[in-house]
C1' cells in the first nucleotide's frame, strides 16, 4: 500500500427492516436467609453504543472520513 471484519455496561455478548425507556449473564454493592460464610432470594449502581462528521421528524442501526485490533492479498 489493497481488501475483509470487529469496536455496545467492569468481563462475554444480544440488539430483526432506523421507530418512542438500549437489554442478557457474569461481576460489583445493600439487604434478607444463615452462629458465620456459600449458596438462594429481591432491589440498586453502572453506557452520552471507538472518535468526527452527513442524511433523517427519528441513527447502536444508513453513508463519509479518521483510530485501535484481527484476517487475507502484494
Nucleotide at each position: 500500500g489493497g481488501g475483509c471484519g470487529u469496536a455496545u455496561a467492569g468481563c462475554u455478548c444480544a440488539g430483526u427492516u432506523g421507530g418512542u425507556u438500549a437489554g442478557a449473564g457474569c461481576g460489583u454493592c445493600a439487604c434478607a436467609c444463615u452462629g458465620a460464610u456459600a449458596a438462594u432470594g429481591u432491589g440498586a449502581a453502572g453506557g452520552u453504543c471507538g472518535g468526527a462528521g452527513g442524511u433523517u421528524c427519528g441513527a447502536a442501526u444508513c453513508c463519509u472520513c479518521c483510530u485501535a485490533c484481527g484476517c487475507c492479498c502484494a
The prediction has a mean pLDDT of 81. A computed fold for a 74-nucleotide RNA from Parcubacteria group bacterium CG1_02_58_44, annotated as transfer RNA. Rfam family: tRNA. Rfam describes the family as follows. Transfer RNA (tRNA) molecules are approximately 80 nucleotides in length. Rfam classes the family as a transfer RNA.